[in-house]
């Protein structure tokens, strides 16, 4: 930083999509470790259980245990002893007093439960928050400082005790007692209240300091004797309250809202100001287009994400503020502070409990549960640290704040899953052109290391450390040691965008897809595999935000045709505004000050091994406030000016407007006359009018509407618009002049006005025209176009409507920026003389430079360069639709969405194709002719049908007598049946044999078979070659599929004249130019011109045949002359003159003449010539089109079959037959048929051949065999034609189908299924509907001959000659083609595209 996607291609406009970053995330697959963070975004849904706010005995009462003492009671040790006892220790216990003050509970008292706290974001669009101020209008417990004081008394009360009721919670009654609890009195400096006077400051009532007077208010003690408290006042700090400027979301399809509402003064309440609340009275205000009110949404900010920035989005975590605590219910009490999350009362809902009377409760505290949801954790440890409450500065207690641990890859950061070496490039996998390539130094192997994990040993800081005690985390971090590569890699993607490719499977199926789009048998896009690319303990997907998107454009866009200029002017608010000069300082600029919390970001350091993270310092926070200064610019204000603007004077131009009057032409109608059969209308007609007299014509009259010529990219008007003439009233512009005003200007949201046609209302009018309607035509239909009629309407007056392609598709104003040329209005100057030249102002056109523009184009009348103001646009469709509102009598107009849907829609230009567009030209294209087809019979091909099979292909022209130059078997690919399986054919391996095959014989089958006999070669003797057999597998084989995988070949447009390239030039580009133009040609043939100059493939020529002639040659051809010879004959000698044959030349080139043309190309005519303007014919087919034809000529990729989709054989079929079509043959007859006689070709073929003469047969043919590998012989007779004769217009002496009989030939074999012959039979058919084909000269037509294929089998095909015409005015039309041009929404290209209805 861009990319993909509209088109055949291009440029532009424009949307959609992608690559980046981010997240309190979720889902899928996967998952080694650690650090630091984060973790209900949804139901402010409901909550079991535990804990989260207590503490003080140094305020007080009461007070257990325990201790001491005293008095009793019991026990009875040591010692002594008379053994009786004495003695009284010890122990237990009762009472009283003193001390003592535990645990638990409670009372009343103090402080704290209003916080440093913790949670949540429901509400709130607000002085709620942010920022900067104000309070002279305020409050403040604990804390700090200062001053002063604490004297005397009194009465209660809880607890406790007793009693009563109640299930409980809780309460009641009675008696008793204390205080730092409560009350009274004293004291009163200061303070407070009220009154008075003064000074200073301030100014809104005040503030400060003195002064005088009146009134009023206090206290509490405890104690370890050190301290801690108490009262009053002032100050401080910190906290709070109120208030002001500015900022803070969307909607105008929410435009008016407001009665305590707005306000002065008065009163009460409050800490305090204030209608904040309340009261009395008065006034009628207040807010709003600078957006009130209403509705929707939302906690705000520091910041966070993104971005180059400006911005946009966001407000989790951390921090400040606000609000809330079951309720979007209310209320107050206490208190310094609350209208109070873990306080009270009432109400609602809900939950629990109950003895039904009544009670209890509030997790949006920490855990946790249910529910909701795609989704969010432990009912953990500890007060060790930090901080908080109580307490004395303690001990100590409390603290789900907090410090920690647990769970979760949710995020960020770090580390690891090994390192080095290792080519036999292993095996395996995948691909393969089978050679190999790749996976891949990757693995294995060798050497080494041990971070993390594991085990063991040691072991903290955090503690404030000084004498001790004191650590939840934690035996954690960290250190050391041990062993072993050991325990640790996935996910997505690989058609383009976007890095990364092959195989198989699938076959518009399954599926993919963010956009374009992939998939219909060779898918780099589906699925799998191999390989590769990317990231990595993660990777993808989804959701959302910013970016890219300059696609809302402040930075930084547009509006002639892409979306977009209001239909038009006057004008309100607003915005902007001429020259000179003075002042002010609001904007502006510079300096200073305050603030802009901390954290965050950035920079520099530092601490955790590093990083994330944390700490310190700096910078920054682009803002606001304040102060000083400046005065250029804007602004405000004073003065002045005339050029902007306006006024005046003079002058002319004009379909400018309104009203009134007048005029002629024409249409129609009425009357009268003339006149007679039609008129009218159309492409052609008909409806219609007319003998009751039309149309036509003449005269007269009526009525309405519109104003020919002039008339002009002429004029006027703001636009709509305005056209006969005259008059009146009236608006504007212009020119000249320079007298007046002195910036009075420009634009213009709303609002008001004007506004074509159609339409609406009321009343007139109505000639013509004419929606609707009627009739006639057209048509498949024709609710149309055409015709005949015809009503609203068109006209007038008044009122409404308010829209148009209301267009220059171009808003208004001002200034500047080359020229040229018309025209309208006015004026100046010059020459000069009655017309020119030139200049200026205003309007209206054309051409054109710079510049602009995507291009087209615009270009002083800008779409150029600038400024000001307004209006409008933001993908296509839905839709200018719906709803709402306003307007309207209605029709409707104005304003004006969304759901849903598409990946385009669009502009300009380019090349083609196309047009029942234009121009030019060509072709048997039409026309002019000749002959056919379509009707009949038959032949042949095709469709269809049938069949076991009727093998397959060809399908408009360009398939259909086509592949097939020839299906009885074969061919043959089809069907039935039978048989073979390394195969009928090729190569390779092993073994065997020397035969097999062939031939002969025998036998047998439908056929392939079976048996017998017969015969290898070379050799260095090892063997080899050859052939056959057997076996196994590689493989053979396939007329199986795909002509839409292909090569090659072919058809067609079309023998049409075209198709391109190099360089240059033009264009942003696709492209253009050249190749267009003027002539000419069969031709892009040639000439001329030209930003083109050249070249290539085509055209033409070079090649072949033919037409004339010459030279050479002369057998097998020929025979003029000479000779021989025959019944006849070039038969023979001879000759090569002629014909002919075979070679090689010549000849034709618009060369010559005349005319035309441009002096060209070329055309016309002529001469000469065998031939004349390409002499005739052939071969030859440009770039390309039709996915044209052919996988069945051949070749070939892939797929398929492999005892069969291969091979062999027999028989059948391809020859079927209701029918339809194509191509032909023969005819329908007299230009003929038949009989007979006679004449003239060319080109071919011939040895498994052509086959003569002769003989036989009615004939097909047979016998025969001469000659001939051919200018020698044969096929071979040419036929039409000519002569003579018959037929006499008939279904015939036409026509020959069909059928019968008998034959001939080929062949292994003519049944299915051959050709021919003879005799007999003798069908349809008497010239063919619509339609359609060929042909322009040796052509059509007609006549026969030959050949290929082939054993046989042409009416087909390919050739050959004979006879031998007619017509072409011409290019309007049909078909096809070429060139130029034009239109286009087509590009698969008109067999296109596309609209509506129905399914």
């Nucleotide at each position: 930083a861009g990319a993909g996607u509209u088109u055949g291609a291009u440029c532009c406009u424009g949307g959609c999509u992608c690559a980046g970053g981010a997240u309190g995330a979720a889902c899928g697959c996967u998952g080694g470790c650690g650090g630091c963070g984060u973790g209900c975004c949804u139901a402010a849904c409901a909550c079991a259980u535990g804990c989260a706010a207590g503490u003080c005995g140094a305020g007080c009462g009461a007070g257990a245990a325990a201790u001491u003492u005293a008095c009793g009671a019991a026990u009875g040790a040591a010692a002594u002893u008379u053994c009786g006892a004495u003695g009284g220790a010890u122990u237990u216990u009762g009472u009283a007093a003193a001390u003592g003050g535990a645990a638990a509970a409670g009372c009343g008292g103090g402080c704290g439960g209003a916080c440093g706290g913790g949670g949540u974001g429901a509400g709130u669009a607000a002085c709620g928050c942010g920022u900067a101020g104000g309070u002279a209008a305020c409050c403040u417990g604990c804390c700090c400082c200062a001053u002063a004081c604490a004297g005397a008394g009194g009465g209660a009360u809880a607890g406790c005790c007793a009693c009563u009721g109640g299930a409980a919670a809780a309460c009641g009654u009675g008696a008793u007692u204390a205080a730092u609890a409560c009350c009274u009195c004293a004291u009163a400096a200061a303070a407070c209240u009220g009154a008075g006077a003064a000074u200073a400051c301030c100014c809104u009532u005040g503030u400060a300091u003195g002064c005088u007077c009146c009134g009023c208010c206090a206290a509490a003690g405890a104690u370890u004797u050190u301290u801690c408290g108490g009262u009053a006042u002032g100050g401080g700090a910190g906290g709070g309250a109120c208030u002001u400027g500015c900022u803070u979301u969307u909607g105008a399809u929410u435009a008016g809202c407001u009665a305590g509402u707005u306000g002065c003064g008065g009163g009460g309440g409050c800490a305090a100001c204030g209608g904040c609340c309340c009261c009395a009275c008065c006034a009628a205000g207040g807010c709003g287009a600078c957006g009130a009110u209403c509705a929707g949404u939302a906690g705000c900010c520091g910041g966070a994400c993104u971005g180059a920035g400006a911005g946009g989005u966001u407000g989790a975590a951390c921090g400040c503020c606000c609000a809330c605590a079951u309720u979007g219910g209310g209320g107050a009490c206490u208190g310094a502070g609350a209208c109070a999350c873990g306080g009270c009362c009432c109400a609602g809902a809900c939950u629990c409990u109950u003895a039904c009377g009544g009670g209890a409760g509030g997790c949006a505290g920490c855990a946790g549960u249910g529910g909701g949801g795609a989704a969010u954790a432990u009912u953990g440890c500890g007060c060790a640290a930090u901080g908080g409450g109580g307490g004395c500065a303690a001990a100590c207690c409390c603290u789900g704040a907090c410090g920690c641990g647990g769970c979760a890859a949710c995020g960020c950061c770090g580390c690891g899953u090994g390192a080095u070496u290792g080519a036999a490039g292993a095996a395996g996998g995948c691909c393969u052109u089978c050679g190999g390539g790749u996976u891949g130094u990757a693995a294995a192997g060798a050497u080494c290391u041990u971070u993390a994990a594991u085990u063991g040993g040691g072991g903290a800081c955090g503690a404030a450390a000084g004498a001790a005690a004191u650590g939840a985390c934690g035996g954690u971090a960290c250190c050391c040691a041990a062993a072993g590569a050991a325990u640790a890699a996935g996910c997505u993607c690989c058609g383009g965008c976007u890095a990364a490719c092959u195989a198989c499977g699938u076959g518009c199926c399954a599926g993919c897809a963010g956009c374009c789009g992939c998939g219909g048998u060779a898918a780099u896009a589906c699925g799998u595999a191999g390989g590769g690319a990317g990231c990595a303990a993660g990777c993808g997907u989804u959701a959302c935000c910013c970016g890219g998107a300059u696609u809302u454009a402040c930075u930084g866009g547009g509006u002639g045709u892409a979306a977009a200029g209001g239909g038009c002017g006057a004008g309100u608010a607003g915005g902007c505004g001429g020259g000179c000069u003075g002042g002010c300082a609001a904007g502006u600029u510079g300096g200073g000050a305050g603030u802009g919390a901390a954290a965050u970001c950035c920079c520099g350091g530092g601490g955790c091994u590093u990083a994330a993270c944390c700490c310190c310092g700096g910078a920054a926070c682009u803002g606001c406030u304040u102060u000083c200064a400046a005065a250029a610019c804007u602004g405000c204000u004073g003065g002045u000016c005339u050029u902007g603007a306006g006024u005046g004077a003079u002058g002319g131009a004009g379909a400018g407007g309104c009203a009134g009057g007048c005029g002629g032409a024409a249409u129609u109608c009425c009357g009268u006359g003339u006149g007679u059969a039609g008129c009218g209308g159309u492409g052609a007609a008909a409806u219609g009018c007319g003998u009751a007299g039309a149309u036509a014509u003449a005269c007269g009259g009526a009525g309405g509407a519109a104003c020919a010529c002039c008339a002009g990219u002429g004029g006027c008007g703001a636009a709509g618009g305005c056209g006969g003439c005259c008059u009146g009233c009236u608006g504007g512009a212009c020119a000249u002049u320079a007298a007046c005003u002195g910036a009075c200007g420009c634009u213009g949201a709303g609002g008001a006005g004007c506004g074509a046609a159609a339409g609406c209302g009321u009343g007139g009018g109505g000639a013509g025209c004419a929606a609707a309607c009627a009739g006639g035509a057209u048509u498949a239909g024709a609710u149309a176009c055409c015709c005949u009629g015809g009503u609203a309407g068109u006209c007038c007056a008044c009122g409404c409507c308010g829209u148009a392609a209301a267009c220059g598709a171009u808003g208004a104003a001002u200034a500047c920026u080359a020229g040229g040329u018309g025209u309208c209005g006015g004026g100046g100057g010059g020459c000069a003389g009655g017309g020119c030249c030139u200049c200026c102002c205003g309007g209206u056109g054309c051409c054109g430079c710079a510049g602009c523009a995507a291009a087209c184009g615009c270009a002083g009348u800008a779409a150029g360069u600038a400024u000001u103001c307004c209006a409008c646009c933001u993908g296509g469709g839905g839709a200018g639709u719906a709803c709402g509102u306003u307007c309207g009598c209605a029709a409707g107009a104005a304003u004006g969405a969304a759901a849903c849907u598409c990946a385009a829609a669009g502009g300009a230009a380019u090349u083609g194709a196309c047009g029942g567009g234009g121009a030019c030209c060509c072709g048997c294209a039409c026309a002019a002719g000749c002959g056919g087809u379509g009707g009949a019979g038959c032949a042949u091909g095709u469709g269809g049908u049938u069949u076991a099979a009727u093998u397959c292909g060809a399908a408009g022209c360009a398939a259909c007598g086509c592949g097939a130059a020839g299906a009885a078997c074969c061919u043959u690919a089809c069907c039935a049946a039978g048989c073979c399986u390394u195969g009928a054919c090729a190569u390779c391996u092993u073994c065997c044999u020397g035969a097999c095959a062939g031939c002969a014989u025998a036998u047998g089958u439908a056929a392939u078979g079976u048996a017998u006999g017969u015969u290898c070669c070379c050799u260095u003797c090892g063997g080899g070659g050859c052939a056959g057999g057997a076996a196994a597998g590689a493989c053979a084989g396939g007329u199986g599929g795909u002509g839409c995988a292909u090569g090659g070949u072919u058809g067609u447009c079309g023998u049409c004249a075209g198709c391109u390239c190099g360089u240059g030039u033009c264009g942003u580009g696709a492209g253009a130019u050249g190749u267009u133009g003027g002539g000419u040609u069969a031709a892009g043939u040639c000439c001329c011109g030209c930003a083109a100059c050249g070249a290539g493939c085509g055209c033409a020529a070079c090649c072949c045949c033919u037409g004339u002639u010459c030279c050479c040659a002369g057998u097998a051809g020929c025979c003029a002359g000479c000779g021989c010879g025959c019944a006849g004959a070039g038969g023979c000698g001879g000759g090569c003159a002629c014909u002919c044959u075979g070679g090689g030349g010549a000849g034709a080139c618009u060369g010559c003449c005349g005319g035309g043309g441009a002096c060209a190309a070329c055309c016309c005519g002529g001469a000469g010539g065998a031939a004349g303007g390409c002499g005739g014919g052939g071969a030859c087919g440009a770039c390309g089109u039709c996915a044209a034809a052919u996988c069945a000529u051949c070749a070939u990729g892939c797929c398929c079959c492999u005892u069969a989709u291969g091979g062999c054989u027999u028989g059948g079929g391809c020859u079927a037959c209701a029918c339809a079509c194509g191509u032909g043959c023969u005819a329908c007859a007299a230009u003929g048929g038949c009989g007979u006689c006679g004449a003239c070709a060319a080109a071919g073929g011939g040895a498994a051949g052509c086959g003569a003469a002769g003989c036989g047969g009615u004939g097909a043919c047979g016998c025969g065999g001469a000659g001939c590998a051919a200018a020698u012989c044969c096929c071979a007779a040419a036929a039409a034609c000519g002569g003579c004769g018959c037929c006499c217009c008939a279904g015939u002496u036409c026509g020959g189908a069909u059928u019968g009989u008998a034959g001939u030939c080929u062949g292994c074999g003519a049944c299915c299924c051959g050709a021919c012959u003879a005799c007999a039979u003798g069908a349809a058919g008497c010239c063919g509907g619509a339609a359609u084909c060929g042909c322009u000269a040796g052509u059509a037509a007609u006549c026969g001959c030959g050949a290929a294929u082939c054993a046989g089998a042409a009416u087909g095909u390919c050739g050959c000659g004979g006879u031998g015409a007619a017509u072409a005015c011409g290019u309007u039309c049909c078909c096809g083609g070429g060139u130029c041009u034009u239109g286009c929404a087509c590009a698969c290209a008109c067999c296109g595209c596309c609209c509506g209805u129905c399914a």